RNA sequence: GCGGGGCGCGUCUAGGGUUCCGCCUCCUCCGGGAGGGUCUGGUCCGAGAGAUGCAGGCAGACGACGGGGUCUGCUCCACGGCGGGAGAAAAGCCCGGGAGGC
Numbered sequence: 001g002c003g004g005g006g007c008g009c010g011u012c013u014a015g016g017g018u019u020c021c022g023c024c025u026c027c028u029c030c031g032g033g034a035g036g037g038u039c040u041g042g043u044c045c046g047a048g049a050g051a052u053g054c055a056g057g058c059a060g061a062c063g064a065c066g067g068g069g070u071c072u073g074c075u076c077c078a079c080g081g082c083g084g085g086a087g088a089a090a091a092g093c094c095c096g097g098g099a100g101g102c
Base pairs, nucleotide, nucleotide: 008054009053010052011051012050015045016044020042021041022039023036024035025034026033027032056075057074058073059072060071061070062069077097079100083095084094085093
């Protein structure tokens, strides 16, 4: 210098819509039905550039020196469209550490 592979998961939040619940309006044979997310909310979705934990990686020490465990430290940086996709629908989700910019 080139090429390939890997860069994870859980919980939460910013945020998101409206399948269900609730709330509101109308109707009702009082069983329920229709509509409203420009309804605070519960279920639900949810960050590469947010939080946190675990795992993994690297270095060192101890143990053993045939097992392969324990402990400590490190794990940096990160401006970012249009458009498309999923599903009930939307989004900071996925395309995407992309295109592009510096």
The prediction has a mean pLDDT of 81.
Predicted 3D model of a 102-nucleotide RNA (Guanidine-I riboswitch aptamer) from a Frankiales bacterium.
The organism belongs to Frankiales, within Bacteria.
Its Rfam family is "Guanidine-I riboswitch aptamer". Rfam links the family to the GO term regulation of gene expression.